[in-house]
Context: one part of a larger RNA
RNA sequence: UGACGGGGACCCGCACAAGCGGUGGAUGAUGUGGAUUAAUUCGAUGCAACGCGAAGAACCUUACCAGGGCUGGAACACGAGGAAAACCCUGCGAAAGCAGGGCUGGUCGCAAGACCGCCGAAGUGAGGUGCUGCAUGGCUGUCGUCAGCUCGUGUCGUGAGAUGUUGGGUUAAGUCCCGCAACGAGCGCAACCCUUGUCACUAGUUACCAGCGCGUCAUGGCGGGGACUCUAGUGAGACUGCCGGCGUAAGCCGGAGGAAGGUGGGGAUGACGUCAAGUCAUCAUGGCCCUUACGUCCUGGGCUACACACGUACUACAAUGGCUUGGACAACGCGCACCUACAUCGCGAGAUGAAGGAAAUCGCUUAAACCAGGCCUCAGUUCAGAUCGGAGUCUGCAACCCGACUCCGUGAAGUUGGAAUCGCUAGUAAUCGCGGGUCAGCCAUACCGCGGUGAAUACGUUCCCGGGCCUUGUACA
Numbered sequence: 001u002g003a004c005g006g007g008g009a010c011c012c013g014c015a016c017a018a019g020c021g022g023u024g025g026a027u028g029a030u031g032u033g034g035a036u037u038a039a040u041u042c043g044a045u046g047c048a049a050c051g052c053g054a055a056g057a058a059c060c061u062u063a064c065c066a067g068g069g070c071u072g073g074a075a076c077a078c079g080a081g082g083a084a085a086a087c088c089c090u091g092c093g094a095a096a097g098c099a100g101g102g103c104u105g106g107u108c109g110c111a112a113g114a115c116c117g118c119c120g121a122a123g124u125g126a127g128g129u130g131c132u133g134c135a136u137g138g139c140u141g142u143c144g145u146c147a148g149c150u151c152g153u154g155u156c157g158u159g160a161g162a163u164g165u166u167g168g169g170u171u172a173a174g175u176c177c178c179g180c181a182a183c184g185a186g187c188g189c190a191a192c193c194c195u196u197g198u199c200a201c202u203a204g205u206u207a208c209c210a211g212c213g214c215g216u217c218a219u220g221g222c223g224g225g226g227a228c229u230c231u232a233g234u235g236a237g238a239c240u241g242c243c244g245g246c247g248u249a250a251g252c253c254g255g256a257g258g259a260a261g262g263u264g265g266g267g268a269u270g271a272c273g274u275c276a277a278g279u280c281a282u283c284a285u286g287g288c289c290c291u292u293a294c295g296u297c298c299u300g301g302g303c304u305a306c307a308c309a310c311g312u313a314c315u316a317c318a319a320u321g322g323c324u325u326g327g328a329c330a331a332c333g334c335g336c337a338c339c340u341a342c343a344u345c346g347c348g349a350g351a352u353g354a355a356g357g358a359a360a361u362c363g364c365u366u367a368a369a370c371c372a373g374g375c376c377u378c379a380g381u382u383c384a385g386a387u388c389g390g391a392g393u394c395u396g397c398a399a400c401c402c403g404a405c406u407c408c409g410u411g412a413a414g415u416u417g418g419a420a421u422c423g424c425u426a427g428u429a430a431u432c433g434c435g436g437g438u439c440a441g442c443c444a445u446a447c448c449g450c451g452g453u454g455a456a457u458a459c460g461u462u463c464c465c466g467g468g469c470c471u472u473g474u475a476c477a
Base pairs, nucleotide, nucleotide: 001477002476003474004473005472007471008470010468011467012466013465015461016460019424020423021422022421023420026315029312030311031310032309033308034306042053043052064301065300066299067298068297069296070295076125077124078123081119082118087102088101089100090099091098092097105116106115107114108113127290128289130288131287132286136284137283138279139278140277141275143273148187149186150185151184152183153182154163155162156161167178168177169176193267194266195265196264198236199235200234201233202232203231204230208225209224212223213222214221239261242255243254244253245252246251317417321376322375323374324373325372326371327370333364334363335362338357339356342353343352344351345350383414388409389408390407391406392405393404394403430453431452432451433450434449435448436447
């Protein structure tokens, strides 16, 4: 100087407390451990691994296993050459491929030839998801959006170092003020950026429809309009600016006006560093290793297995509910190998026709919870839906291992969950549906977004956890 203390002082955080809803019990889903296996590819492992890499494992993916093949190689660049290749047919084969046969490019040009395309021997550079993340770059997690981390000059100290950065206040903040052997400065904080909340101006189609007119069973359907909504661009607006109180000041408390008030809400943004944290399997890369194989092609299998254990989320156990009929109101997005209106057929998944739409124009798109009426009356039930039987639909070369969906039947556990434990302070929790990426399809209950309805509680900081700052002890570095 740090680190640590079941030392002290001060302060903060959904840290506790106060509340609301969960997890831990059940079924199935998914990830992991384990055990299994020819293989169940690899990585991630307290917080900070475990719906994680994976924003899509039937083949492919695929890195694993079995078997069948290749060896200057499966891919790429250069390449003599121009028909031996590619391609087609036949045979063998599970395919990869092997053997035999057949065929010989386009444009310009009279031609020679030029250009383009394709194939391509030898050869040169191969290739490796093999090892080392404790050799590395890059990227990332975490403490933590915590308020800290440092430097120059000066001063003090033999020196390590100190001072500044401590102190008194204040703040979300090393934020600002006052004081002070310090005076300044840098990286962080804040602001500048995006979004949302109010208003004005500009613009007015594909959006809108107040007034005028036309038309319809009806609809901005049409003429038109530029008001309104909205769209999307430019501005305004909030600064403790004003008033009162307290205070030396910084600032704090209250008030007015205002759409908004003291950082208005949300996001992006992550200092010096810590964990030899994670990643050699995104990529890059040193070293080591393989080179008729640890490379590469193919078929099939596996990654989907199952006594069990754990994590995460889904659905429930019901009456604040279930079923049924009718009625209402979103936002974000997406669409041409695509979204599909509408019609017909089918109980349905869907099928067959088919208009419009590269989209503020057409479609996905009836949002659901909600409201009104009816049935159920506390039961393992008209709760719950696992499992199983049968019949189908769709995608795809192909749904046996191993897809989703539909219909009929079947109707398991489960009656609110031990010890323990998690999230959340407001448009939040809870609850309800909708969209998107990946994607042929989908094991999505995941992930990333969007809107609808919309709470309760916070006395307080003694205690638990984590953190900041000062101080003290130390046999630790």